This is a predicted structure of a 1510-nucleotide RNA (small-subunit ribosomal RNA) from a wastewater metagenome.
[in-house]
RNA sequence: AGAGUUUGAUCCUGGCUCAGGAUGAACGCUAGCGAUAGGCCUAACACAUGCAAGUCGAGGGGCAGCAUAGGGUAGCAAUACUUUGAUGGCGACCGGCGGAUGGGUGAGUAACACGUAUGCAACCUACCUACGACAUUGGGAUAACCCGUUGAAAGACGGACUAAUACCUUAUAAAACAGGGGCACCGCAUGGUGCUAUUUGUUAAAGAUUCAUCGGUUGUAGAUGGGCAUGCGCAUGAUUAGCUAGUUGGAGAGGUAACGGCUCCCCAAGGCAACGAUCAUUAGGGGUUCUGAGAGGAAGGUCCCCCACACUGGAACUGAGAUACGGUCCAGACUCCUACGGGAGGCAGCAGUGAGGAAUAUUGGUCAAUGGGCGAUAGCCUGAACCAGCCACGUCGCGUGCAGGAAGAAUGUCUUAUGGAUUGUAAACUGCUUUUUCGGUAGAGUAAAGUGCGUCACGUGUGAUGCAUUGCAAGUAUACCGUGAAUAAGGAUCGGCUAACUCCGUGCCAGCAGCCGCGGUAAUACGGAGGAUCCGAGCGUUAUCCGGAUUUAUUGGGUUUAAAGGGUACGUAGGCGGGGCGUAUAAGUCAGCGGUGAAAUUUCGGAGCUUAACUUUGAGCUUGCCGUUGAAACUAUCGUUCUUGAGUUUAGAUGAGGUAAGCGGAAUGUGUUGUGUAGCGGUGAAAUGCUUAGAUAUAAUACAGAACCCCGAUUGCGAAGGCAGCUUACCGGGCUAACACUGACGCUGAGGUACGACAGCGUGGGGAUCAAACAGGAUUAGAUACCCUGGUAGUCCACGCCGUAAACGAUGAAUACUCGCUGUUUGCGAUAUACAGCAAGCGGCCAAGCGAAAGCAUUAAGUAUUCCACCUGGGGAGUACGUUCGCAAGAAUGAAACUCAAAGGAAUUGACGGGGGCCCGCACAAGCGGAGGAACAUGUGGUUUAAUUCGAUGAUACGCGAGGAACCUUACCCGGGUUUGAAAUGCAAUCGACCGAUUAUGAAAAUAGUUUUCCAGCAAUGGCGAUUGUGUAGGUGCUGCAUGGUUGUCGUCAGCUCGUGCCGUGAGGUGUCGGCUUAAGUGCCAUAACGAGCGCAACCCUUGCCGUUAGUUGCUAACAGGUAAAGCUGAGGACUCUAGCGGGACUGCCAUCGUAAGGUGUGAGGAAGGUGGGGAUGACGUCAAAUCAGCACGGCCCUUAUGUCCGGGGCGACACACGUGUUACAAUGGGGGGUACAGCGGGCAGCUACCGGGCGACCGGAUGCCAAUCUCAUAAAACCUCUCUCAGUUCGGAUCGGAGUCUGCAACUCGACUCUGUGAAGCAGGAUUCGCUAGUAAUCGCGCAUCAGCCACGGCGCAGUGAAUACGUUCCCGGGCCUUGUACACACCGCCCGUCAAGCCAUGGAAGCCGGGGGUACCUGAAGUACGUUACCGUUUAGGAGCGUCCUAGGGUAAGACUGGUAACUGGGGCUAAGUCGUAACAAGGUAGCCGUACCGGAAGGUGCGGCUG
Repeated sequence: AGAGUUUGAUCCUGGCUCAGGAUGAACGCUAGCGAUAGGCCUAACACAUGCAAGUCGAGGGGCAGCAUAGGGUAGCAAUACUUUGAUGGCGACCGGCGGAUGGGUGAGUAACACGUAUGCAACCUACCUACGACAUUGGGAUAACCCGUUGAAAGACGGACUAAUACCUUAUAAAACAGGGGCACCGCAUGGUGCUAUUUGUUAAAGAUUCAUCGGUUGUAGAUGGGCAUGCGCAUGAUUAGCUAGUUGGAGAGGUAACGGCUCCCCAAGGCAACGAUCAUUAGGGGUUCUGAGAGGAAGGUCCCCCACACUGGAACUGAGAUACGGUCCAGACUCCUACGGGAGGCAGCAGUGAGGAAUAUUGGUCAAUGGGCGAUAGCCUGAACCAGCCACGUCGCGUGCAGGAAGAAUGUCUUAUGGAUUGUAAACUGCUUUUUCGGUAGAGUAAAGUGCGUCACGUGUGAUGCAUUGCAAGUAUACCGUGAAUAAGGAUCGGCUAACUCCGUGCCAGCAGCCGCGGUAAUACGGAGGAUCCGAGCGUUAUCCGGAUUUAUUGGGUUUAAAGGGUACGUAGGCGGGGCGUAUAAGUCAGCGGUGAAAUUUCGGAGCUUAACUUUGAGCUUGCCGUUGAAACUAUCGUUCUUGAGUUUAGAUGAGGUAAGCGGAAUGUGUUGUGUAGCGGUGAAAUGCUUAGAUAUAAUACAGAACCCCGAUUGCGAAGGCAGCUUACCGGGCUAACACUGACGCUGAGGUACGACAGCGUGGGGAUCAAACAGGAUUAGAUACCCUGGUAGUCCACGCCGUAAACGAUGAAUACUCGCUGUUUGCGAUAUACAGCAAGCGGCCAAGCGAAAGCAUUAAGUAUUCCACCUGGGGAGUACGUUCGCAAGAAUGAAACUCAAAGGAAUUGACGGGGGCCCGCACAAGCGGAGGAACAUGUGGUUUAAUUCGAUGAUACGCGAGGAACCUUACCCGGGUUUGAAAUGCAAUCGACCGAUUAUGAAAAUAGUUUUCCAGCAAUGGCGAUUGUGUAGGUGCUGCAUGGUUGUCGUCAGCUCGUGCCGUGAGGUGUCGGCUUAAGUGCCAUAACGAGCGCAACCCUUGCCGUUAGUUGCUAACAGGUAAAGCUGAGGACUCUAGCGGGACUGCCAUCGUAAGGUGUGAGGAAGGUGGGGAUGACGUCAAAUCAGCACGGCCCUUAUGUCCGGGGCGACACACGUGUUACAAUGGGGGGUACAGCGGGCAGCUACCGGGCGACCGGAUGCCAAUCUCAUAAAACCUCUCUCAGUUCGGAUCGGAGUCUGCAACUCGACUCUGUGAAGCAGGAUUCGCUAGUAAUCGCGCAUCAGCCACGGCGCAGUGAAUACGUUCCCGGGCCUUGUACACACCGCCCGUCAAGCCAUGGAAGCCGGGGGUACCUGAAGUACGUUACCGUUUAGGAGCGUCCUAGGGUAAGACUGGUAACUGGGGCUAAGUCGUAACAAGGUAGCCGUACCGGAAGGUGCGGCUG
């Protein structure tokens, strides 16, 4: 100090989350020791038991109990009984002091409670200290004890006796108190102080004793401790705005230690409050603690200070002090005892118990130390305190060994697999050490001191000193000896953040998770293992606080579009405010000094525990408050002055500024009257509607209401809303020019007031148009809409409400400053809108600067100042409740629970659009021929089946894999076999066979026999082969979504990128855009780009022309020979042809257009002309496209089977549907006859001439050819001719019968072909749809691959004949480029809204029900203080009892408010992989969207009116 998370990516805004520290913690796993500190945060819940406050006999009477001593009786004695207060002492009692401290808790309290600083001229203070004064005289009681009464008890009562340092009386009496005089001084308002040989009155005392002393009374002063008052500080809520009757003040009185409405009578009517009263909720406060760089934020446990409380509430008594934790009285609740009549109690003291809870300890020891109470002392008491016990609850320290040790052991794990890596110097092993543990020996300090008994010194209460004595913890700390690595390591994590990775299991399951997110068969994210990382006697988790978070921003944020400027103005309080002067003041400010800011804590320097934590010492800090002395710049105050801010005056121009009244024409509608006739109107098209009762149209006229064409404009005016015909009246504003005047009069503005579009509301008018609602007609699946016809509120006026809008510049007001260019409005000066200049507006463009960017930019979103308003993640929600306003609608104010990890802004690249522009393509159009109808073939779906093996499924599957399913193929089914296997291979053992031939069985495979039987070498041995065993094999089993390779498609479309540079914060852009051009990102020009790559083109093959070379098997012009004929032969290379090498075409030439590239031309030339035709060639990529069944391959699965062999069957099924084809439906034809012309190719298990046979398929012979030689092999359409004459035919040939041929082990399932007979559908094919632009379509045949044969009508090639049409790019489809919008990025097959249905969750309302606290009124009213008082007590005095009055805790009653819980039912909200209905929004989202309002509708929503552009 940051990081993760919104996106395809980017920048920003913004929330959520994490890493750090901390804790009185808890939980999980684990645990060796020591030191130190801490330990009921919950029920201020209830408490058994023990202890926590006593002491004094030197105050007193006494003497129950104990002891001592004495006496008496009994007894020899021991001893027993009894007696004497005589002694030590002492229970209980009277009395004194202390029980008001110490200790606990935090319920209450929002307060002078606390903190801090002042004040008391308004006060008290036992014990203590100092200094004075004094202590006289009498007296009567009373408790105890004793005797009784009563009661269960607690206790109560009566009688009698008695003492005091108990009580009372008397004396004395001042420096005390109270009152009156005098004098002096002082202050702070009331006043205070001192003196007085001034006076009056009142009030004291106690003794004890061991003779040292201790105590008593009074006064003054001090100290200590308290009391009171005041300034400032110290929670939240305004959805708490008014509160207050002793209330505020006065005079008087009472009361108090003291002031005071503290209390009371009277008088006045005040007091507090937006600087937050009152009310509600919460809470002890501080020193300090945690965190933080700090400012802050949070906390207030332990320790210290203060306060409050002591079962709950009230009250007083005593006392120096209490309204009293371990006192009293009363009331209440609860618990206990009881003889039922009454009584007792108060752990928030220390332990402890129960309960509550996630959770917090021993019913321990000692007064040795420190401290406290009493006491003259010794001493006693002390759960204060000091110690110990329990707990890893925190912090600190130590240890669990150290060194060497590579065969890098073994196990484990991983692996590319027998190799390696890792565990890992780790272990084993060797040596060393001994903290700690254990055993043993020794053994401090805490005791400074106190106490007792002595001694000495002197100043007689101090010091010194001797002896004795006092230690809980504890034989502890510590030291030494012995033993021996011996006694001691875990927890969490390992996807990113965040250090640390692999294997197995699991398979959206189980589970993980702080956030993002993992898991659907290869999970570094789940579980286990190995390994690693971090920390370590701990480690993790949870909870809470601060931090990070500048995410409440004083330091230190924002508000055009992300959340956020009030709709606008005026203006109150408040805040802020121009220039000069002053021996002015000194509140703020600054400086010096003083007081205080307790200690502890924190920081720094030291010191002490072996170190550290810890303890301690010193310094510093304590940022504050108060006082005092000064300074006077600034702010402020006071005084004075100025003119530039502001205002006034004069003159002028200006404008849809406002209000009121009047007037005008056009249009519209309606009425009337004509003319006129059949339609009008309306729409995408229609219909509803109007119209022969005369519409629409047209003319005249009348009426009505509303709005004001042109001018008219990023024009003008206004604060905003808003304002538009003309005229008049009244009113307001800004502007310019000029100088005169006032002299800071200013700016902003919480509350407040006024204005405030449209819609809406009330009353009354008005009502032409338009038009929510509504009705009808259309559209549609529906159409509560868009469109049409009607139409009511409303739209208009007056008056009154409402108070909201995308009330927007989404930009608050004011002032100052900061480059320029340009347009326009109104003024000035001027003759003038030539030009310039000045002022005030309204606009455009741009610099600096700013901004996340878009953009803003003198009209700021720049630079600064002042004031106001507002924001703090999205949703819930501008909702609920409450309140205010409103006639209502509703407006204003305005939450929470719950839920999500995003929501959002700007810009980028794509994709998409029922957006735009440009362009291309058999894309459409123009044509030709088809498909879709029929029959058949073939493929697919479906169905069927034992099986109908598998795959391919929009385009891009369907005559596809398959370029050959009768067996085989074959993967499927049935059946029969087999298990190292049909084939391959390592090792081991055995054998010399195996194979072959043959026999039997069998459907075959096979099984069982018979027969024959190795090679090389002398041998060892080697080779070969077989069998057996064992590793292995094998799998067309799964996963094409694990893959390679290959392929399809977009698409032969023109695109896709890179380097450097430049632009941008960045994603990215530029280049690659623009103009022209091209088939083309093909070129040219332009240009912050310049170049380059993959594609295009070219290079390659083929075809078309020519040349050249060559001339067999090809060719044959000339010459020669020769045949029935034929290049048949000699010969030739001319030609054709063959096949090598070249040429040729490049917009090269001409004309024309153009800058160029290039285009155009019936141009020339040329075989060919603008890519000549065809082919091969397929960029970056897309479709998780296809293929694990071509092959290869990871993983998974099977292993007497999912392997393998064999026979048979199936892949060929058949109500049906689809695709692709073939043949047709006929005369451009069918049939018969005749006659021509090819090319590509194939051939030895082959093609076969030729001859013979057969109608034929074919058969029997025979010959040539491994091919430019022989052969397949007659090409067919065409042409000539004959016939048929429009018909289910001489069309068509399916189907079926019969007879055959061929291939093949074998044609039944299931081959092809031949002959003969049979002769089905079909007469041109609905919606729809396919191909093709020239040697193309169409049509005709031929060849080949596969192949024994063939289901081929398929596929691949070849040549023959050989068209039509293209105006053109509006539309359909596909594509390219540019641009635009976007809420899409899985990219429109996208996204997404609302109702309804289901489940869950929290919440609002609600008849009612149940509480809670506080207040008010009334009734009652204990104890108690005060006051009053006749009957009783008392010497009849004082006084008391009793009674009464006031007040009051508590109780009761009543009404209402506040607040909480619950609730039938009900409202919306949120969440939830695959529900229903629609499709509202995002693209022009298919009716642009949105805002306000009103109405309507299942729902999103629709419509009206006004507004906005987002």

The sequence is in RNAcentral, with records from SILVA.
Its Rfam family is "Bacterial small subunit ribosomal RNA".
The coordinates come from a structure-prediction model, not an experiment, and the mean pLDDT is 82.